[in-house]
The RNA shown here (SAM riboswitch aptamer (S box leader)) has 98 nucleotides and comes from an Acidimicrobiaceae bacterium. NCBI's taxonomy places the organism under Bacteria, Bacillati, Actinomycetota, Acidimicrobiales, Acidimicrobiaceae. The coordinates come from a structure-prediction model, not an experiment, and the mean pLDDT is 81.
RNA sequence: AAAUCAUCCAGAGCGGCUGAGGGACGGGCCCGAUGACGCCGCGGCAACCAGCCCCGCCCACCGAGGCGAGCCAGGUGCCAAUGCCCGAUCGAUGAGGA
Repeated sequence: AAAUCAUCCAGAGCGGCUGAGGGACGGGCCCGAUGACGCCGCGGCAACCAGCCCCGCCCACCGAGGCGAGCCAGGUGCCAAUGCCCGAUCGAUGAGGA
């Protein structure tokens, strides 16, 4: 890398730089010189993992067990539109594994 599992109708933007395309793909529909996309800075959202706590529930197996709640915000992620809509043997992110 492939494959597996979970999630994807909630939420969260300002400033600077740059300058023409961007929203993955096809079709649609949008965003964009009143500066999109991208990059940087700061801010924020969220809670997958980690950490803390040791509260609730579950069981052929009573375990360093499973599931969930709470706290936190260290590792990621995200901050137009439901993953923008429809489609697909599609995509994105996280986790474990290797």